[in-house]
RNA sequence: CGGGCUGUGGCCUAGCUUGGAUAAGGCGCUAGUCUGGGGGACUAGAGAUCCCGAGUUCAAAUCUCGGCAGCCCGA
Repeated sequence: CGGGCUGUGGCCUAGCUUGGAUAAGGCGCUAGUCUGGGGGACUAGAGAUCCCGAGUUCAAAUCUCGGCAGCCCGA
């Protein structure tokens, strides 16, 4: 320098191909109940404007373009 892949709550992952109206699940966190306590179980709750910006569209996590970061390949 060229090419490819990835980026979504504190952590991990699904959703992207085929745009669709409240972004889902697990772990963790908070509160309550059960338990003499711990551990554990159950119930409820908070937490992500989806890496950044622009565009297309009635509508974008999803499509297009540019950038940033990480990983891989090539030179």

This is a predicted structure of a 75-nucleotide RNA (transfer RNA). The coordinates come from a structure-prediction model, not an experiment, and the mean pLDDT is 80. Rfam family: tRNA. Rfam's curators write: Transfer RNA (tRNA) molecules are approximately 80 nucleotides in length.